Record summary:
A computed fold for a 479-nucleotide part of an RNA from an uncultured bacterium, annotated as small-subunit ribosomal RNA, 3' major domain. It matches the Rfam family "Bacterial small subunit ribosomal RNA". Gene Ontology terms of the family: structural constituent of ribosome and ribosome. The prediction has a mean pLDDT of 83.
Context: one part of a larger RNA
RNA sequence: UGACGGGGGCCCGCACAAGCGGUGGAGCAUGUGGUUUAAUUCGAAGCAACGCGCAGAACCUUACCAGCCCUUGACAUGGGAAGUAUGGGUCCGAGAGAUCGGAUCCUUCAGUUUGCUGGCUUCCACACAGGUGCUGCAUGGCUGUCGUCAGCUCGUGUCGUGAGAUGUUGGGUUAAGUCCCGCAACGAGCGCAACCCUCGUCUUCAGUUGCCAGCGGUUCGGCCGGGCACUCUGAAGAAAUUGCCGGUGACAAGCCGGAGGAAGGUGGGGAUGACGUCAAGUCCUCAUGGCCCUUAUGGGCUGGGCUACACACGUGCUACAAUGGUGGUGACAGUGGGAUGCGAAGGGGCGACCUGGAGCCAAUCCCCAAAAACCGUCUCAGUUCGGAUUGUACUCUGCAACUCGAGUGCAUGAAGUUGGAAUCGCUAGUAAUCGCGGAUCAGCAUGCCGCGGGGAAUACGUUUCCCGGGCCUUGUACA
Numbered sequence: 001u002g003a004c005g006g007g008g009g010c011c012c013g014c015a016c017a018a019g020c021g022g023u024g025g026a027g028c029a030u031g032u033g034g035u036u037u038a039a040u041u042c043g044a045a046g047c048a049a050c051g052c053g054c055a056g057a058a059c060c061u062u063a064c065c066a067g068c069c070c071u072u073g074a075c076a077u078g079g080g081a082a083g084u085a086u087g088g089g090u091c092c093g094a095g096a097g098a099u100c101g102g103a104u105c106c107u108u109c110a111g112u113u114u115g116c117u118g119g120c121u122u123c124c125a126c127a128c129a130g131g132u133g134c135u136g137c138a139u140g141g142c143u144g145u146c147g148u149c150a151g152c153u154c155g156u157g158u159c160g161u162g163a164g165a166u167g168u169u170g171g172g173u174u175a176a177g178u179c180c181c182g183c184a185a186c187g188a189g190c191g192c193a194a195c196c197c198u199c200g201u202c203u204u205c206a207g208u209u210g211c212c213a214g215c216g217g218u219u220c221g222g223c224c225g226g227g228c229a230c231u232c233u234g235a236a237g238a239a240a241u242u243g244c245c246g247g248u249g250a251c252a253a254g255c256c257g258g259a260g261g262a263a264g265g266u267g268g269g270g271a272u273g274a275c276g277u278c279a280a281g282u283c284c285u286c287a288u289g290g291c292c293c294u295u296a297u298g299g300g301c302u303g304g305g306c307u308a309c310a311c312a313c314g315u316g317c318u319a320c321a322a323u324g325g326u327g328g329u330g331a332c333a334g335u336g337g338g339a340u341g342c343g344a345a346g347g348g349g350c351g352a353c354c355u356g357g358a359g360c361c362a363a364u365c366c367c368c369a370a371a372a373a374c375c376g377u378c379u380c381a382g383u384u385c386g387g388a389u390u391g392u393a394c395u396c397u398g399c400a401a402c403u404c405g406a407g408u409g410c411a412u413g414a415a416g417u418u419g420g421a422a423u424c425g426c427u428a429g430u431a432a433u434c435g436c437g438g439a440u441c442a443g444c445a446u447g448c449c450g451c452g453g454g455g456a457a458u459a460c461g462u463u464u465c466c467c468g469g470g471c472c473u474u475g476u477a478c479a
Stems, first nucleotide, its partner, number of pairs: 001479002003476003007473007015463001016461001019426005026318008034309002042053002064304007073128001077127002079124006087106008109118003130293002133291003139287002141282003144278001146276001151190006157166003170181003196270004201238007210228001215225003244258005320419001324378006336367003341360002346355003385416001390411007433453006
């Protein structure tokens, strides 16, 4: 100087407390461990691995296993020889296919003086290719984490033999090493804040969305004429700065209350992550040193596996019901997406869906709401709760749904009556609740990333206690 203490002081954080809803019990989905297996590819491991890499394993993906094949190779550069461009389609035979053999059709290069050169295909030999093989403890890059915590340092000066200290400590204050005052310090840098994006108010500009706001028409639909006032969209600005008043305070920084205001004391949210820590994670994104394989640890294909199942754990979905189930009537969004695409009206089917094709390269057309509300019914029951499981008949995608897809109808109706010890999230348009969109994607979402609808309770706290963190100080046989 640090680190540590079941030492002390001060102070924060959904850390506790106060509340609301969960997990842990059930069924299922998903990931992991274990076990099994020819293979169940590999990685991730307290927080910070476990709906993680996987934004989507039937083939492909795919790295794993079995079998069948190839060896200058699926891909790149170079040499030689032959051929001519070449590329594509169809058919036949063998085969699981890769592949091999054959037939046929279409198409058939440029610079050029015959040559030749370039290009392409085949063959030959070799340099080489290739490796998701090993080492993340050889590395780059990227990422997680402490932590959006308020810290981490430097120059000069001063002090100390020196390691080092001072500044950065102290008194106040702040979300903040934020600011003020003091001080052997005076300044500065990386962080904080601000500058950036977005939401909330208004103004201006713009009007193929919106409006009977005022007029006319109307097959009553902003539908038409007409108009940009409003809504909205999108650009540019204004607005909030403790600016004003009162109190308090060291006359400071600030704090408390009030006014005005759409908004008040960082207005809400986002992006932004200091010096460093964990030899943290990743050689399977990529790049790369070294090592290893080279008729195989490389390459192609078919089939299987990654989907196994006495069990254990994590994360979720659906429930156990009456603020509920069910039948009917019947409203109201926003983000987004759409051309091998979204697909309306109409028609068929109980339904998944089929048919149909209008319109739309989309503020124009389409995808497109649910809970809520109103009127009935059920009356506390393993039920008109709950929907697992199974049978059966279908639908869709796709070359192909057996292993192993999703959906629908009918039938079947399991466990489950609020969950032990323990444990998680959340302070406001938040939690809880309801649906919608998107990426991936032929198909497949309870996951992920977004969006809006309706919408709470509580915070006593002089912080005692649990967890994590910051500053000062103290002890130490630790470094």